[in-house]
Context: one part of a larger RNA
Parts: sequence; C1' cells; structure tokens
RNA sequence: GCCAGGGAGUGCAUUGUGGUGGCGAGCUUAACAGCGAAGUGAAAGCGAGAGCGCGCAAGCAAUGAGGCGCUGGGCAUGAAAAUGCCUUGAGUCACCAUAAUUCGACCCGAAGCCAUUGUGAUCUACGCGCGGCUAGGACGAAGUCGAGUUUACGCUCGAUGGAGGUCCGCAACCUGUCAUGGCAUGUCCUGUUGGGUGAGCUGCGGGUAGGGGCGAUAGACCAAUCGAACAUGGCAAUAGCGGGUCCCCUCCGAAGUAUCUUUAGGAUAGCCUCAGACGAGCUUGCACACGAGGUAGAGCUACCGAUUAGAAAGAUCGGAUCCGAAAGGGUCCACUUUCCCGUCAAACUCCGAAUUCGUGUGCUGUGUAGACUCUGGGAGUCGGCGACGUUGGGUAAGCUAGCGUCGCGAUGCUGUAAAGACAGUAUCCGAGGUUAAGGUCCCUAAAUCUUGAUUAAGUGUAUCAAAGGACGGCAGUGGCUUAGACAGUCGGGAGGUAGGCUCAGAAGCAGCCAUCCUUUAAAAAACGCGUAAUAGCGUACCGAUUGAGUCAUUGCUCUCCGAAGAUGGACGGGGCUAAAUCAAGUACCGAAACCUCGGCGUGAAAUUCGGGUAGGAGGGCGUUCUGUGUGGUUAGAAGUUUGGUCUUGCGAUCAAAUGGACCAUACAGUAGAGAAAAUCCUGGU
Repeated sequence: GCCAGGGAGUGCAUUGUGGUGGCGAGCUUAACAGCGAAGUGAAAGCGAGAGCGCGCAAGCAAUGAGGCGCUGGGCAUGAAAAUGCCUUGAGUCACCAUAAUUCGACCCGAAGCCAUUGUGAUCUACGCGCGGCUAGGACGAAGUCGAGUUUACGCUCGAUGGAGGUCCGCAACCUGUCAUGGCAUGUCCUGUUGGGUGAGCUGCGGGUAGGGGCGAUAGACCAAUCGAACAUGGCAAUAGCGGGUCCCCUCCGAAGUAUCUUUAGGAUAGCCUCAGACGAGCUUGCACACGAGGUAGAGCUACCGAUUAGAAAGAUCGGAUCCGAAAGGGUCCACUUUCCCGUCAAACUCCGAAUUCGUGUGCUGUGUAGACUCUGGGAGUCGGCGACGUUGGGUAAGCUAGCGUCGCGAUGCUGUAAAGACAGUAUCCGAGGUUAAGGUCCCUAAAUCUUGAUUAAGUGUAUCAAAGGACGGCAGUGGCUUAGACAGUCGGGAGGUAGGCUCAGAAGCAGCCAUCCUUUAAAAAACGCGUAAUAGCGUACCGAUUGAGUCAUUGCUCUCCGAAGAUGGACGGGGCUAAAUCAAGUACCGAAACCUCGGCGUGAAAUUCGGGUAGGAGGGCGUUCUGUGUGGUUAGAAGUUUGGUCUUGCGAUCAAAUGGACCAUACAGUAGAGAAAAUCCUGGU
C1' cells in the first nucleotide's frame, strides 16, 4: 500500500418553539408543591368585562367566528388635562421533533501544571574505600665528591646525582583535530592530529535523588529522556488552533458587510430558510412635472494661489556697482501698479453638464392561488477574489488601499491548444432540428469559396517590444530631360591682378575692407587640400562624348535592422506564399442556448418553474432487536458466487450453483443504525 472488522451530534436535568394525544377553567403529583384562571403599583394597598361601528373567509342577501377601531372599566402618576400597563376566559400534562444551558457534550490531537514515605547513580557527574597499569629513548635541577683558586665568605671547572602538571614516541592506554575518504550512514570505521609520571588512565565495592543531586561552567550530566528524570495518578486537563465526521431524492438558498469586542474567536444587526398572522395594495423599470446639487468639463483683469517673455509708470525701504571730498546722483536686481504674450490648481470658481437623488401623477410589472407588512423556530456567514469603470499610494508589478456594476466563490456546457474570473449561453430526462461566440488545407465538424488590394520578411498564421536607422515596397507632389537630363570619361577652367590694407612674408585660400571690370562656350577678387611665402592638386562653371530617364520631397493599416539565456523547440502541431494582412460578400460547421415532440418532478395550479457550496425545510431506502398479524423452509433457510430483470436514486427482485438450519413481509416501536480518508485502531497479506 491493499483487504476485513472497529471508528465520531450521545445521555440526565432545566428551558424555549412546533407537532400529536389526554383532560379542560382547570391540568398535574404518592404527597408537598407547580402552572393557569386578574391586574396594577417602589410600596401600603386598591382591584375590571357593558355598548357602538368597520370588516376577511363564508353566504343570493341579511349577516359575519376570528380580526380592527372607538367608547367604557381596573391600577399607578397627576391639581387637572392626560399618559403607561391591563380588560369581553384556554390552559395544563405526556410523548415526539428541534434548539439552548450545565456537565468530557461530535471524535482525535498538545506543549504543560500538580501529587506520591513511588522507581532509578549497572549510563554518566563528583567524592570515598580496596586494587591494577604506564615499551623505549632524550634533556640533566638540587644535593654530593674531586681539582683549581681565595685571608675568609665564596667562585670556577670536572665528575656523580636523577628533579620535572619536562621533551621525542603509530608500545599499551586515553582522546577525537581534519577528510569532496569508506560503507549496510553508525555519537561507526579507516587514515591523520593531540595527550602519554600526571589535575594521568582504569577495575571492583560503596555514597549523593528530582526544584533535588552532581558540575575545572557546556544549562553539561543524572540509564539512547534534562532550562527540572522516569513511572503512576488528578485526566476524557485545556486547546477561540489542526485533522476527521458514514445512505438517497425533492424545494429554496447565503455571507465574507456594519457596530462593539478579549480582533485566527464571539455577540447583535444585515443577507438565507421554515411556519404562522393580517387582508390590499406594492413597484427597484419608463415618461412628465417640481425641487436638490457644484463633479466631468471649462475659466480665471470673477476671487484665491501658482506662472513664461516683454513694455510703461511709480516708490525710493533693501542688495550690488559706478561717479563724487561730502551732500547727492547714475545703472542693474528686487518691490508696487497698469498694459500685453503664453500657462495652471484635490483642499480656486464668474460658470457648469450627462448620470443621480427626493416628492407627485400617469404608465409598466406584480398581487385575494394572499403581495407589502408583521410575529415566531432554525441557520450559516464576519480571511474573499477577478474583470470593467473610477479615486488614492507606488518608477512599476499577476503590487497596494477604496467606491460602483457584473461575475467566480457556490456553475456546468461551447469557444479561447491547455485555463477560475474572458467571449457565447443559464444545466430535470430522452429524441429530432436551427443558431451564438468561434471557426471551415490535414490532425478536426465545416469553403483549398467569390471579388479587389498589400507583403517576400516564413513578416505573419489570437495574446503589441522602444528610441533611432534603411538607395526595400506602395501611393502621391514638384523640378530637370532627344533644343540630350542624372552619373561616368576627355578637354577647358583665362586676363586686369600678387585687388587694397595689414604683415618678416600674406600672391584666391592667417586676418580686415571691398568683391569690380574685361575676353568669353565658360571660368568665384574663390568651395576644399597644400606652401615659410610662391608653386602644385582638385571644385564651382563651360564644351565634347555617351543615349533615357533622373533628382528632391510628402504619406503609409506594408517590410527590414535595432532584437542577447542557459538540454534541441515551438504559429497547439503538421505545414502554409496563402492556409498571411486589409476591404467586401455568400454558403456551411458549431452548445446542455432557441424551436418541435414525448416523459418525470414540485405545487392548489405548469407549453411559463426544475445549476447550486455553507445552510434551512420536506419525503424516502437500508441495518439490529422487540411486539402483533400473515407467510416461507431438509421436496433445502440464512450466507456466498455468477448471471438476468425492474427502479429517478438509495436499492429491490428472480434463476442456477454452493451451503446445510433458520428466514421473510405489513404495521407499530427500538437504537452501539449506513465509512474511503482522521501520518485513524486491531488483525491479515
């Protein structure tokens, strides 16, 4: 893991509500008592029931049980007016269902806390008693002896000696530094490192006990357990947290919001459901009328605040600077006012929508098959999320905080390759057809459909890459052009003059001024390179040659470059030059949508309703045992295996084989009454 069996809303008490039944102004108990039949007032106390009218169901009507209103009455307060509660009788007991409260309270799950003359020092910590062990080598303290020396004390040298938390050391033994080592992953092994006469290692015995021990101190160790051991008990501790919680169908169907809070929780309200009461309106949609308003927008010599460039005038308080011995004066900036150019505002407004809101009227829709409203029983919900629109924060986010609508949550189906929210559409069961979104070469249902363009990049083929660049394409516009264009080639490209000035020099070409005239087919007082200055080389401009387009510019739903990611690789794939893109058209495919037919359910009623989590309500199936009735069975019960039939489903039933003694059904009860999950429990495998 699998299989079998077990495995979670139960019981007592009290209370509320609903249903059923008994009796009934009473009910109940063995009894006391309890509830009800009278209220009101803080209390002393006092202490109610007679009329009028409206009106639902029903009824031809008159009427009219309940229901409602007025008046009357009781009590309290008050001077009174008046106000509050009550008043024309239904309860009570039992059972069942459901919920609440107390208890373990649906089941499982802590870490913990406390108790005990409880058990532990065979592990380990540290004492104690009696023992054991420590190869070999090295260094060579004190002391001693000898020699030398000294007046002496001493000193020096040489021997001897054998100290030491001394040294070396893969001896034993202890330890555990390092390793990308090893494997069957162990406080292991192997290698390596450290200690190895000492605060050394070690055997046996014995001591210290849990808020206690022991501790060269690590909160270490006290039997694989230690920031308080283990065992048992309190104990089913508590858990607002986590997991689990067992058959079917039918009807309805949420919330993730507000307030308070002990803020993962709870309470109250909101939203859901079920039952009841009343009895006629209700209306979220449309139109009109009358009101409300300061958003979007717009505007600002209409306020307020911000703001670009300029002009004029003023004041001289301030700053800078200039002139002057000073007084003072000039210029600029800044300041005030006016004019003018150009701009802004969530906390500006001279203005000002659309939507929106309120009231009324009329429509629409809905309602006596009972709406609206009200009362009571039962909940769940208090983490929300997404799209679109919108307002803040943020560079931004599949980010974050709000508001509105619609969705997902709780919802399927078709499409989008796959997909939770996107597009289409609301899913009882069966059958046939038509469409939606989206598609129609093959995978793959349907067009290799029709017309006109574009793209050559595999651009593209649903899901955008930018600034910038292109002598790609398309569509334009304007020049020049067989009186020869554009480009190339050949030739010319001159003279006055080296223009004047400046300058060491300045000659077209450092710089300043001027920029004329002539010869010409044309040729600048020179566009660039160059020289110290000249020289030299091109260019403009002209001719010849060649012989047909060329130059500039605008636009573009076209295209290219810009364009980098880790296995080889993604338009869903194949592939496609249309099967790409743009503009039109026709046909077809395509869903649980729509249409048609049949059936089922709910309900008083269906051609009209029938998705559904949490949850509420209703009806069934199945299991154990009991009672009563009816039955089966050795001519073969239950159980088991296989097969058939029926049912919306839980399920039921039949046959055969096996099996070998009990079993079924209807009604009424009863409960240890339904398993796939809980790292569930036990057993098997």
A computed fold for a 685-nucleotide part of an RNA from a Candidatus Martarchaeota archaeon, annotated as large-subunit ribosomal RNA, domain II.
The RNAcentral record of the full RNA draws on ENA.
Rfam family: Archaeal large subunit ribosomal RNA. Its Rfam clan is "LSU clan".
The prediction has a mean pLDDT of 82.
The source organism's lineage runs through Archaea, Thermoproteati and Thermoproteota.